[in-house]
RNA sequence: CGCUGAGUUCCUUAAGGGAAGCGGGGGAACCACUCUAUCGGGGCGAAUCUGGCCACUUUGUGCCGGUAGGGCAUUGCGUCGUGUCCGAGUCCGUCAGCUCACUUCGUAAGCGCGUUUAGAG
Numbered sequence: 001c002g003c004u005g006a007g008u009u010c011c012u013u014a015a016g017g018g019a020a021g022c023g024g025g026g027g028a029a030c031c032a033c034u035c036u037a038u039c040g041g042g043g044c045g046a047a048u049c050u051g052g053c054c055a056c057u058u059u060g061u062g063c064c065g066g067u068a069g070g071g072c073a074u075u076g077c078g079u080c081g082u083g084u085c086c087g088a089g090u091c092c093g094u095c096a097g098c099u100c101a102c103u104u105c106g107u108a109a110g111c112g113c114g115u116u117u118a119g120a121g
């Protein structure tokens, strides 16, 4: 100077603090669903679904692919083209549809570049 992301800014007595902004959860009526089941169910997130192989039979911290979907390519917005990457993880704890009022929580973490004038219009 940029990127993913809600994750930034300000105030202060600098504290186990406060406010704004942004983001998430819970929560009526109406509507929706139709209860039985523990084989649970649900939230955040783009991160779902799936083919094959090897192993295993005490059924995987495995491998190779595809895919719903998502990101990036440097003034802003959108378009076209091309290229490239991700397609995870984790939380709640038997419980939650939507949802006014109301209520509650978060404000992290990780990475790239070093004037390259970063494709076209």
Base pairs, nucleotide, nucleotide: 001112002111003110004109008020009019010018011017021107022106023105024104025103026102031097040095041092042091043090044089049066050065051064052063053062054060069086070085071084072083073082079120080119

Source information: This is a predicted structure of a 121-nucleotide RNA (c-di-AMP riboswitch aptamer (ydaO/yuaA leader)) from Paenalicyclobacillus pomorum. Of the family's consensus pairs, 96% are formed in the model. The sequence is in RNAcentral, with records from MGnify. Its mean pLDDT, the model's own confidence on a scale to 100, is 78. Taxonomically the source falls in Paenalicyclobacillus (Bacteria, Bacillati, Bacillota, Bacilli).